[in-house]
RNA sequence: UCAAACCAAGGGCAAACCCAUUUAACGAUGAGGACGCAAAGCCAUAGGGUCUAAAGUGCGUAAAAGUGCGCUAUGACAGCCUGGCUGCCGGA
Numbered sequence: 001u002c003a004a005a006c007c008a009a010g011g012g013c014a015a016a017c018c019c020a021u022u023u024a025a026c027g028a029u030g031a032g033g034a035c036g037c038a039a040a041g042c043c044a045u046a047g048g049g050u051c052u053a054a055a056g057u058g059c060g061u062a063a064a065a066g067u068g069c070g071c072u073a074u075g076a077c078a079g080c081c082u083g084g085c086u087g088c089c090g091g092a
Stems, first nucleotide, its partner, number of pairs: 001092002012037002017032001019030004035079001041085003046082003049077003055072007
């Protein structure tokens, strides 16, 4: 410097679930726990996708307050895919 596909060793991360905190919600964080992961390290202001709907808005209902259904990301997910950045041991 190269690739992130095989082998060895030492390690790393941690799904579901449960508890606590937090958020409008999705979700996030911490402790436990291991389904898995060679980038399951980082980027959501790279593109697509998915989740949510506080707020906004349309319709229905109602005297009103309210309530039901739908739409919208400005919210969330990097452990959905592609992409970008970085990278241990060993190998070349």
The RNA shown here (c-di-GMP-I riboswitch aptamer) has 92 nucleotides and comes from Ruminococcaceae bacterium CPB6. Rfam family: c-di-GMP-I riboswitch aptamer. Rfam links the family to the GO term cyclic-di-GMP binding.